[in-house]
RNA sequence: GCCUUAUCAAGAGUGGUGGAGGGACAGGCCCAUUGAAACCCGGCAACCUAUUAAAGGUGCUAAUUCCUGCAGAGUUUAUAAUUCUGGAAGAUGAGGU
Repeated sequence: GCCUUAUCAAGAGUGGUGGAGGGACAGGCCCAUUGAAACCCGGCAACCUAUUAAAGGUGCUAAUUCCUGCAGAGUUUAUAAUUCUGGAAGAUGAGGU
């Protein structure tokens, strides 16, 4: 990297360093010098492990996986808009290669 599988509507700092970007991608809409990313500390708690528990290995720590992205059904006088369902894509854990 690829395959399989489970979960994704909850939860998590007025901290330090750092300096301009970030929210996967596209469109939108947001966050950001009242300081982005990243790192440290703290915290949350999903999976695995372990066990009486603790503890440990990854992970996560703005907004429903921020919304939509393909399809079906419904609402609607129609366009548009909107609701629900199933996929696609993505993220994380575990197993496999």
Molecule: SAM riboswitch aptamer (S box leader)
Organism: Soehngenia longivitae